Predicted 3D model of a 72-nucleotide RNA (transfer RNA) from a Lachnospiraceae bacterium.
It matches the Rfam family "tRNA".
Taxonomically the source falls in Lachnospiraceae (Bacteria, Bacillati, Bacillota, Clostridia).
The sequence was found in a public genome assembly.

RNA sequence: GGUUGAUUGGUCAAGCGGUUAAGACGCCGCCCUCUCACGGCGGAAACAGGGGUUCAAUUCCCCUAUCAACUG
Numbered sequence: 001g002g003u004u005g006a007u008u009g010g011u012c013a014a015g016c017g018g019u020u021a022a023g024a025c026g027c028c029g030c031c032c033u034c035u036c037a038c039g040g041c042g043g044a045a046a047c048a049g050g051g052g053u054u055c056a057a058u059u060c061c062c063c064u065a066u067c068a069a070c071u072g
Base pairs, nucleotide, nucleotide: 001071002070003069004068005067006066007065010025011024012023018055027043028042029041030040031039048064049063050062051061052060
């Protein structure tokens, strides 16, 4: 250099055209407890960036960035 794949809350991770974007850990608040821990309830927090297709894009296409694998 080329080909392929990946990128979603702080971390992991589901969703692959239309919904309020699931879930786990973590964080915050309340309850429980003599206190902590455990447990219960609730809350905040995410679609890498840009462009295109579409009535509608996290999802499809292109470019860029980063990472990984294979390869000249």